Transfer RNA from a Minisyncoccota bacterium, 72 nucleotides, folded computationally. The prediction has a mean pLDDT of 83.

[in-house]
């Protein structure tokens, strides 16, 4: 250079046109001798970026950036 995947909460991921979820995990509170488990509350986002399509975009299309993987 050219081709594929990937990028969504603090991590790990789903969610492929219709109100952006879940486990961990913060925070508060229950239990209790105390801490750990356990249980309820809560906290949680510019869906890389930036045009395009649509009545509606995390989802669909191009360009780009960043990490991988392969070809030469």
């Nucleotide at each position: 250079u050219c081709g594929g995947g990937c990028g969504u909460a603090g991590c790990u991921c789903a969610g492929u046109g219709g109100u952006a979820g879940a486990g961990c995990g913060g925070u508060c509170g229950a239990c209790u001798g105390u801490u750990a488990a356990u249980c309820g509350a809560u906290u949680g986002g510019u869906c890389g970026u930036a045009g395009g399509u649509u009545c509606g975009a995390a989802u669909c299309c191009u360009a780009c950036c960043g990490c991988c993987c392969g070809a030469g």
The same sequence occurs in records of 2 taxa.